[in-house]
RNA sequence: GGGUGUAUAGCUCAGUGGUAGAGCACUUCGUUGACAUCGAAGGGGUCACAAGUUCGAACCUUGUUAUACCCACCA
Numbered sequence: 001g002g003g004u005g006u007a008u009a010g011c012u013c014a015g016u017g018g019u020a021g022a023g024c025a026c027u028u029c030g031u032u033g034a035c036a037u038c039g040a041a042g043g044g045g046u047c048a049c050a051a052g053u054u055c056g057a058a059c060c061u062u063g064u065u066a067u068a069c070c071c072a073c074c075a
Base pairs, nucleotide, nucleotide: 001071002070003069004068005067006066007065010024011023012022013021018055026042027041028040029039030038048064049063050062051061052060
């Protein structure tokens, strides 16, 4: 330098154009002598960034950034 993948809640991930979700974690309450388990309720998101397409974008297109891998080149 060329190419491919990934980026969504604190963590691990789902979501292939029509209200952003799950598990774990966190907070409160119940249960217990206490802790854990269990049950109930709740909080938490600029969907990496920017632009475009569309009535409508996490999702499609382009560019950028970060990261992983493959190829080539130099040493």